[in-house]
RNA sequence: CGAGCAGGCUGAGCAGCUGCGGACACAGUCCGAAAGGACGUGCCCGAGGAAAGUCCGAGCUCCACAGGGCAGAAUAACGGCUAACGGCCGCCGGGGGCGACCCCAGGGAAAGUGCAACAGAGAUAUACCGCCGGUAAACGGUAAGGGUGGAAAGGCGAGGUAAGAGCUCACCAGCGCGCGGGAGACCGCGCGGCUCUGCAAACCCUAUUCGGAGCAACACCGCAGAGGGACUUCAUGCGCCGGCCCGGCGCGUCCCGAGAAGGUGGCACUGAGCCGCGAUGGCAACAUCCGGCCAAGAUAGAUGGCUGUUCACGACAGAACUCGGCUUACAGGCCUGGUCGCAUC
RNA sequence: GCGGGUGUAGUUCAAUGGCAGAACACUAGCUUCCCAAGCUAGAUACGUGGGUUCGAUUCCCAUCACCCGCUCCA
Numbered sequence: 001c002g003a004g005c006a007g008g009c010u011g012a013g014c015a016g017c018u019g020c021g022g023a024c025a026c027a028g029u030c031c032g033a034a035a036g037g038a039c040g041u042g043c044c045c046g047a048g049g050a051a052a053g054u055c056c057g058a059g060c061u062c063c064a065c066a067g068g069g070c071a072g073a074a075u076a077a078c079g080g081c082u083a084a085c086g087g088c089c090g091c092c093g094g095g096g097g098c099g100a101c102c103c104c105a106g107g108g109a110a111a112g113u114g115c116a117a118c119a120g121a122g123a124u125a126u127a128c129c130g131c132c133g134g135u136a137a138a139c140g141g142u143a144a145g146g147g148u149g150g151a152a153a154g155g156c157g158a159g160g161u162a163a164g165a166g167c168u169c170a171c172c173a174g175c176g177c178g179c180g181g182g183a184g185a186c187c188g189c190g191c192g193g194c195u196c197u198g199c200a201a202a203c204c205c206u207a208u209u210c211g212g213a214g215c216a217a218c219a220c221c222g223c224a225g226a227g228g229g230a231c232u233u234c235a236u237g238c239g240c241c242g243g244c245c246c247g248g249c250g251c252g253u254c255c256c257g258a259g260a261a262g263g264u265g266g267c268a269c270u271g272a273g274c275c276g277c278g279a280u281g282g283c284a285a286c287a288u289c290c291g292g293c294c295a296a297g298a299u300a301g302a303u304g305g306c307u308g309u310u311c312a313c314g315a316c317a318g319a320a321c322u323c324g325g326c327u328u329a330c331a332g333g334c335c336u337g338g339u340c341g342c343a344u345c
Numbered sequence: 346g347c348g349g350g351u352g353u354a355g356u357u358c359a360a361u362g363g364c365a366g367a368a369c370a371c372u373a374g375c376u377u378c379c380c381a382a383g384c385u386a387g388a389u390a391c392g393u394g395g396g397u398u399c400g401a402u403u404c405c406c407a408u409c410a411c412c413c414g415c416u417c418c419a
Base pairs, nucleotide, nucleotide: 001341002340003339005337006336007335008334009333010332012310013309014308015307016306017305018304020046021045022044024042025041026040028039029038030037031036048316052327053326055325056324057323058322059321060214061213062212063211072210073209074208075207076206078090079089080088081087092106093104094103095102096101107205108204112203113202114199115198116197128146129145130142131141132140133139154172155171157169158168159167173195175192176191177190178189179188180187181186218265219264220263221262227256228255229254230253231252237251238250239249240248241247273293274292275291276290278289279288280287281286311314346415347414348413349412350411351410352409355369356368357367358366363399371387372386373385374384375383392408393407394406395405396404
């Protein structure tokens, strides 16, 4: 210098004017009996890394629930982290890459059932061609060779044989047993017999976990009308018209529970909270301690507009009960640490 | 906002993991003086991207589009 890998940060900036949502303050104005409300003024705060998809896990709320089982769903090596998880970290095994590094739904096919089209003689079982025996045919032996297939009875070499064959042996793969190492998955070594098709993101088996619904959950207040109860018995009382009287018209009072419309809480928060190149422990996820901070909260739903200026000319995209993850979308820019190649010293 | 469902031809629907079909519609030809009907032939599709598998419309994952329901009581 080029190529490539992993991790992290950012997501146009600055100034002025103005608009919108919210918290707080006010000896401002108005309304109200009051509580309080509306307006105004001041001051502060005001979208994201994914706010998205709603795919997992929780908080919270209501319903159900003696205990147990069936069905159903989800997950799947091992050890840890976490409130929990199907998430994260580490490690093992397998695969890819020269490498940094990346990927894996990664239990069981030796419990059982099922499927394997076409091709091929034969698909879990086999003799089509070939080889050998047999005079030959029939028949028998044979999976070394040919051919079909994704897959054909461990691979390869030597011995052996009529020809062959784990029939025997060496090496490799697999299985079982023993010893050693490791917390474990597993790894290493030795011995043994000779060897087992694939598919469980087919049914199934094993192990573990799971009651259901979701903030439009749920709780509270609640005009009128209707319902129930108690008391009072018909005008010397109350209301309306009216400046007042006369007059005219109308009328029982109180309590209770439930509850359309509508409203309040839930709901923005001292919380599994956020920040720190903080300290300690740990490879790490993370835990403990220390210091600092309180950061949108609507209910038809708030972030917009204008002007000036700078640049690399601006992507995906907008909170709605709240968190922890995953997944998906994303213009560009910045930082850190490895790897490979070339050149030079 | 929350919950659930469906994607196959132009339309409505099928299809055990093994060559994607049917009806109507469309195109061409025959028939007719012309049209309709009829007959013959043809074209047209598994929403998209990955994965499992020898092989995927089918099984799994992600994504996109569309549809339905949701105060309480009855």

Source information: This is a predicted complex of two RNAs, RNase P RNA and transfer RNA, with 419 nucleotides together. The coordinates come from a structure-prediction model, not an experiment, and the mean pLDDT is 76. Rfam match: Bacterial RNase P class A. From the family's description: Ribonuclease P (RNase P) is a ubiquitous endoribonuclease, found in archaea, bacteria and eukarya as well as chloroplasts and mitochondria. By type it is a ribozyme.